A computed fold for a 74-nucleotide RNA from an Acidimicrobiales bacterium, annotated as transfer RNA. The RNAcentral record of the sequence draws on ENA and MGnify. Model confidence (mean pLDDT): 81 of 100. The source organism's lineage runs through Bacteria, Bacillati, Actinomycetota, Acidimicrobiia and Acidimicrobiales. Its Rfam family is "tRNA". Rfam classes the family as a transfer RNA. Gene Ontology term of the family: triplet codon-amino acid adaptor activity.

């Protein structure tokens, strides 16, 4: 140039065949326990899903085009 896969919270990562975005680790805050910290336990925010468009009663899901990682051909 072609094919694929991937983008969801600060970080990784689910969301089952289109129906109420957070299951779950990590990390931050605050409490509890400590002389104090570490280590636990409990508790709290944090996102509208890469971006613009369609479809649709309803889109993270299904279309198209973009954009950026990663793969594999040439």
């Nucleotide at each position: 140039g072609c094919c694929g896969g991937c983008g969801u919270a600060c970080c990784c990562c689910a969301a089952u065949c289109g129906g109420u975005a957070g299951a779950g680790g990590g990390g931050a805050c605050a409490g509890a326990c400590u002389u104090a910290g570490a280590a636990u336990c409990u508790g709290u925010g944090c996102a509208g899903u890469g971006u613009g468009g369609g479809u649709u009663c309803g889109a993270a899901u299904c279309c198209c085009a973009c954009c950026g990682c990663c793969g594999g051909c040439a």